[in-house]
Description: The part of an RNA shown here (large-subunit ribosomal RNA, domain IV) has 359 nucleotides and comes from Kineococcus mangrovi. It matches the Rfam family "Bacterial large subunit ribosomal RNA". Its family is annotated with structural constituent of ribosome and ribosome in the Gene Ontology. Model confidence (mean pLDDT): 87 of 100. The source organism's lineage runs through Bacteria, Bacillati, Actinomycetes, Kineosporiaceae and Kineococcus.
Context: one part of a larger RNA
RNA sequence: UCGUGGUUAAGGAACUCGGCAAAAUGCCCCCGUAACUUCGGGAGAAGGGGGGCCUGAGGCGUGAAGCCCUUCGCGGGCUAGCGUUUGAGGGCCGCAGAGACCAGGGGGAAGCGACUGUUUACUAAAAACACAGGUCCGUGCGAAGUCGCAAGACGAUGUAUACGGACUGACGCCUGCCCGGUGCUGGAACGUUAAGGGGACCGGUUACCCGCGCUUGUCGUGGGGACGCUGAGAACUUAAGCGCCAGUAAACGGCGGUGGUAACUAUAACCAUCCUAAGGUAGCGAAAUUCCUUGUCGGGUAAGUUCCGACCUGCACGAAUGGCGUAACGACUUCCCUGCUGUCUCAACCGCGAACUCG
Numbered sequence: 001u002c003g004u005g006g007u008u009a010a011g012g013a014a015c016u017c018g019g020c021a022a023a024a025u026g027c028c029c030c031c032g033u034a035a036c037u038u039c040g041g042g043a044g045a046a047g048g049g050g051g052g053c054c055u056g057a058g059g060c061g062u063g064a065a066g067c068c069c070u071u072c073g074c075g076g077g078c079u080a081g082c083g084u085u086u087g088a089g090g091g092c093c094g095c096a097g098a099g100a101c102c103a104g105g106g107g108g109a110a111g112c113g114a115c116u117g118u119u120u121a122c123u124a125a126a127a128a129c130a131c132a133g134g135u136c137c138g139u140g141c142g143a144a145g146u147c148g149c150a151a152g153a154c155g156a157u158g159u160a161u162a163c164g165g166a167c168u169g170a171c172g173c174c175u176g177c178c179c180g181g182u183g184c185u186g187g188a189a190c191g192u193u194a195a196g197g198g199g200a201c202c203g204g205u206u207a208c209c210c211g212c213g214c215u216u217g218u219c220g221u222g223g224g225g226a227c228g229c230u231g232a233g234a235a236c237u238u239a240a241g242c243g244c245c246a247g248u249a250a251a252c253g254g255c256g257g258u259g260g261u262a263a264c265u266a267u268a269a270c271c272a273u274c275c276u277a278a279g280g281u282a283g284c285g286a287a288a289u290u291c292c293u294u295g296u297c298g299g300g301u302a303a304g305u306u307c308c309g310a311c312c313u314g315c316a317c318g319a320a321u322g323g324c325g326u327a328a329c330g331a332c333u334u335c336c337c338u339g340c341u342g343u344c345u346c347a348a349c350c351g352c353g354a355a356c357u358c359g
Base pairs, nucleotide, nucleotide: 001354002353003352004351005350006349007348008347010345011344014343019340027051028050029049030048031047036041038170052092053091054090055089058085059084060083061082062081066078067077068076069075093097105338106337107336108335109334110333111332112330113329117129118128133168134167135166136165137164138163139162145154146153147152171325172324173323174322176255177254178253181252182251183248184247185246186245187244190243191242192241196237197236202231203230204229205228208224209223210222211221212220213219214217256274257273258272259271260270283317284314295311296310297309298308299307
C1' cells in the first nucleotide's frame, strides 16, 4: 500500500449523482393499530410492554385398591396421587435472560405498470413482453389458417359459447368529429383493359399471260398474275382489375388561419372573413410530453435547476397507436421524514491475508 474483519469521543448524511456501503430492526406472547379501499385488504401498519432460574396459590385433564351413598350394578359422588398450565404472588443472579448463531428498519407523497409471472445464457429485470378482460376481421366444416411438389398432417377425434388473425390490456367513468387520401367490403349500368376469337384491307412468292431487246436461247429484261404457301393486320367480340358509385375509423390515419369588438385597463361570451374531409369534444396539462424555462404562485428548507399542489401562454397532450382515475402489488423511478450509523467533519487504533523492504 492492497484485500478482508473489529472498535471509536462529539456531531449524525454535513458524504455522494444517489444513504452506495455500513449500522440499525429482527424470534415468541400480550396490548394497540391511521388515511384509503375493489370491504378481501391496508396490517407484522405505526407504537408500546413482557421473556432467565427457584418456589408456587390457582386453573384444566385423569382419577383410585382410599372415603361416602347405594333402588346392589361393569352404579353415583368426593379426595389422594399423577399429568399439564399461556398461571397470580414471592424469591435469586448478572452490565445484559429471544443473553451465542439464526433472525423485517419504519412512515409520508408522486410517476409508470393493475396484479402472480416472462426477458437480453456472458454489461440492461424494467415503465419492456405476457396476462385475465375488451373490440374488430375472417371461418358453415374436405372450415378459415399453417406445413408440404404431392399424398398427407396440424387445426380437431374440435363445430361459431368453436378456431385463426389484428389491436388494446384488471377494475371504475368513458371512448367525441372527419370516409377527401390510402386500405378493406359491396355494386354492376357505363368507360378503359390481355391472351384468345375474328380476318376487312395491304404485301411476298409464281404456274401462266402480255410487251421490248438481241448474240433466236433451256437467252436477257419490264408489266400483270390464279391456286397453294406465306407476312402484316382494322372493325367487331372478350374477364378480373382500374376508372366510377356507395359503405367502413376499437381500419392506416387526420382533427385550421386572420381581423375586429364590452362604460379604467386587460380579456373577448360576440361579429366578419378565408380555407378544409373535418377543424381536438370529455378529461388531463411546464407532464416519462414544455423549446423559451431554474415559467409564475403556493408548500417543504436557513438556503430547493429536483419534489409536491395549483395556473394554462399545450414550441409539439388527448380518447383501445386508448383518455383520465384507481385499492392491492413492485430487487422499478423520484422527493420528504424518523430511527440508525466512520458515508462524512477527520481520522485513529486493533486483528487476519498478501504485496514490498531487510535478513